[in-house]
RNA sequence: CGAACGAAAGGGCAAAAUCAUUGAAAAGUGAUGACGCAAAACUAUAGGGGCUAAAGUUAUGAAACUAUGCUAGCCAGUUGCCGAA
Numbered sequence: 001c002g003a004a005c006g007a008a009a010g011g012g013c014a015a016a017a018u019c020a021u022u023g024a025a026a027a028g029u030g031a032u033g034a035c036g037c038a039a040a041a042c043u044a045u046a047g048g049g050g051c052u053a054a055a056g057u058u059a060u061g062a063a064a065c066u067a068u069g070c071u072a073g074c075c076a077g078u079u080g081c082c083g084a085a
Stems, first nucleotide, its partner, number of pairs: 005083002012037002017032006035073001041078003047075002049071003056065003
């Protein structure tokens, strides 16, 4: 110095819920709030999984199919702080 690993230190992010707001919805944004997280940083036609179905299509009765929408705090890819055992 690097890899693996994850004690300590400095810190970081922020679940649910509530309020406001955007959206057809899923969900997002802001505030409050902390369930937790060593990547809970970034990436969604690089990949897989999941959610929604406005428009469209089918049936024409309920409904069904479908992402160009959403989810990375589902897996994953990329990058990164510190430095004990």
Record summary: RNAcentral holds the sequence, with entries from Rfam and Ribocentre. A computed fold for an 85-nucleotide RNA from Halalkalibacter krulwichiae, annotated as c-di-GMP-I riboswitch aptamer. The source organism's lineage runs through Bacteria, Bacillati, Bacillota, Bacillaceae and Halalkalibacter.